[in-house]
RNA sequence: GCAGUUCGCUAAGUUGUCGCGUUUGUGUUUACAUAAACGAGGAAAGUCCGGGCACCAUAAAGGAAGAUGCCAGAUAACGUCUGGCGGGGGUAACCCUAGGGAAAGUGGCACAGAAAAUAUACCGCCUGCCUUUGGUAGGUAAGGGUGAAAAGGUCGGGGUAAGAGCCCACCGCUUGGCUGGUAACAGCCCAAGGCACGCAAAACCCCAUCUGGUGCAAGACCAAAUAGGAACGCUGUUUGACUGCCCCUUGUAGGAGGCGUUCGGGUAGGUCGCUAAAGGUAAAUGGCAACAUUUACCAUAGAUGAAUGACAGCUCUCGACAAAACCCGGCUUAUCGGCGAACUGCAAUU
Numbered sequence: 001g002c003a004g005u006u007c008g009c010u011a012a013g014u015u016g017u018c019g020c021g022u023u024u025g026u027g028u029u030u031a032c033a034u035a036a037a038c039g040a041g042g043a044a045a046g047u048c049c050g051g052g053c054a055c056c057a058u059a060a061a062g063g064a065a066g067a068u069g070c071c072a073g074a075u076a077a078c079g080u081c082u083g084g085c086g087g088g089g090g091u092a093a094c095c096c097u098a099g100g101g102a103a104a105g106u107g108g109c110a111c112a113g114a115a116a117a118u119a120u121a122c123c124g125c126c127u128g129c130c131u132u133u134g135g136u137a138g139g140u141a142a143g144g145g146u147g148a149a150a151a152g153g154u155c156g157g158g159g160u161a162a163g164a165g166c167c168c169a170c171c172g173c174u175u176g177g178c179u180g181g182u183a184a185c186a187g188c189c190c191a192a193g194g195c196a197c198g199c200a201a202a203a204c205c206c207c208a209u210c211u212g213g214u215g216c217a218a219g220a221c222c223a224a225a226u227a228g229g230a231a232c233g234c235u236g237u238u239u240g241a242c243u244g245c246c247c248c249u250u251g252u253a254g255g256a257g258g259c260g261u262u263c264g265g266g267u268a269g270g271u272c273g274c275u276a277a278a279g280g281u282a283a284a285u286g287g288c289a290a291c292a293u294u295u296a297c298c299a300u301a302g303a304u305g306a307a308u309g310a311c312a313g314c315u316c317u318c319g320a321c322a323a324a325a326c327c328c329g330g331c332u333u334a335u336c337g338g339c340g341a342a343c344u345g346c347a348a349u350u
Base pairs, nucleotide, nucleotide: 001346002345003344004343005342006341007340008339009338010337012315013314014313015312016311017310018309020039021038022037023036024035025034026033027032041321045332046331048330049329050328051327052326053215054214055213056212060250061249062248063247065211066210067209068208069207070084071083072082073081074080085099086097087096088095089094100206101205105204106203108199109198122144123143124140125139126138127137128136129135130134152171153170154169156168157167158166172195173193174192175191176190177189178187179186180185219272220271221270222269229263230262231261232260233259234258235257242254243253244252279298280297281296282295283294284293285292286291316319
């Protein structure tokens, strides 16, 4: 210098005039005026997970259903994050991982191929016989072909009619031991075994662990109004219908009403919840890290038909994706540019 990988910050800036919302102060003390402070993101988005909080008598037991799936940690918790292990990709830095079980069972591996899992003989090789450039019987699964995959591998040795773990050596694999590691696992370690019927569960399934439900349109309070309405039918009144916040059963607590059809009446307002939060920033200590502890400082939106706007000027890196509605921790998706740090590869120079 070029190419690449990972992480972090920012998200046009600035000046002036007018206009918005909240809080506090002052004046007026009803409107209102004035001053100050603050006022939409890194994803506010998707509504995908986890909770805080609220309500349901207890949220009890079981089932169904759903979720997760290597190990150790972090966290309020998680399907998230951190660090490792195994597998895959890449020259590497790094990236991905839906990572328990195929000998509990069911289903599957198209086409091609002789045969696709207790699987087979198309070509070929060997032997016998015959009517001998061929046919037939038996043996074989080493060689070839098909395929994503074909009964562990080695142009090694022995053996055989020809072959085959048939036997041996080495490698691989299985089981056990030893060593290291908290563990998942690893090993130029030791021993035994000729050695399992492959792939796939992001197919059903089995195993282990976890899950009460509904949700701020939750819920609480105040005010106002009406008719706590009428008729008919079915059913129930302790042989108890029905209710108890997704479904079923058990248990349990209430229970004299409940359900259906038709006719008819009133209300749609206000306050809270609503922002001091598992909050933010900085330093120190501990930890590889996620993060935790301590100290100090800060107060950073709370609208409710819904506040951030309009105009003018200047600057340059020329501006993308894009607006809170109870709150927080994540994940996923979209994205113009600018800045910074660390690492990898290649080339050249010193």
Molecule: Bacterial RNase P class A
Organism: Alphaproteobacteria bacterium